[in-house]
RNA sequence: CAGAUAGUUUUCUAGGGUUCCGCAGCGAAAGCCUGGCCUGGUCCGAGAGAAAACGCACAGCUAUGCUGUGACACGGAAGGAUAAAAGCCUGGGAGAU
Repeated sequence: CAGAUAGUUUUCUAGGGUUCCGCAGCGAAAGCCUGGCCUGGUCCGAGAGAAAACGCACAGCUAUGCUGUGACACGGAAGGAUAAAAGCCUGGGAGAU
């Protein structure tokens, strides 16, 4: 200095917090109160986790489609969003090799 079709969407998981619900506490009640050192439902959620659909590249074939293949990936600190946090986003970034 250079390198890749490192695709898009959806569902889910590891993980994450606390808007809402529930739970616990306070309280006669209301509660716009307290608690996520509350298992949870809703919620957020992976480039380096999983699956599916579609797409792309290449190859093959009985050919205006069908089938097959598509590898690898160590990684901060800091900042940002949302109620909040995070394997979310910056980011397959900086750096390392």
Molecule: Guanidine-I riboswitch aptamer
Organism: Terribacillus saccharophilus